[in-house]
RNA sequence: UGUCUCUUAGCUUAGUUGGUAAAGCACACCCCUGAUAAGGGUGAGAGCACUGGUUCGAGUCCAGUAGAGACAAC
Numbered sequence: 001u002g003u004c005u006c007u008u009a010g011c012u013u014a015g016u017u018g019g020u021a022a023a024g025c026a027c028a029c030c031c032c033u034g035a036u037a038a039g040g041g042u043g044a045g046a047g048c049a050c051u052g053g054u055u056c057g058a059g060u061c062c063a064g065u066a067g068a069g070a071c072a073a074c
Stems, first nucleotide, its partner, number of pairs: 001072007010025004019056001027043005049065005
C1' cells in the first nucleotide's frame, strides 16, 4: 500500500426476505435451603462504532470515516 472480514447490553454472541433488537453469563429483588458461588421465578440494562444517503420504514442496503483482525505485497 492492496484485498477480504468484523464493530449490537458489563462480557460472549444471535438477529432469516428491510417491518420497530433476542439469548447465555454477570447484576438487582423474591422463593427454595441448615447454608451456599447450587436450583426456581421476576426485573433492570443496548437503538446497533461514527457521519451522510436510499426507503413509508435501516442493526440489515449504499458511500465515506474510525478502530480491530486475516492474507498478500514491500